[in-house]
Molecule: transfer RNA
Organism: Planctomycetaceae bacterium
RNA sequence: GGGCGCAUAGCUCAGUUGGCUAGAGCACAUCCUUCACACGGAUGGGGUCCGGGGUUCGAGUCCCUGUGCGCCCACCA
Numbered sequence: 001g002g003g004c005g006c007a008u009a010g011c012u013c014a015g016u017u018g019g020c021u022a023g024a025g026c027a028c029a030u031c032c033u034u035c036a037c038a039c040g041g042a043u044g045g046g047g048u049c050c051g052g053g054g055u056u057c058g059a060g061u062c063c064c065u066g067u068g069c070g071c072c073c074a075c076c077a
Base pairs, nucleotide, nucleotide: 001073002072003071004070005069006068007067010026011025012024013023019057028044029043030042031041032040050066051065052064053063054062
């Protein structure tokens, strides 16, 4: 330098061909249970989906661009 993939809640991820309210598990908070703790049960909080722009009535989902990470190839030494 070229190609490909990934970037969604604190962590690991899902999100089907763009459509009504963005989800799961773990973690966290409160309560129940217990003499405590753990396990178990109930309820709840937390993200605007990496940044910017575009298309559309409507974008996490399509297009352009930037950034970060990973893999492969090439080049230099």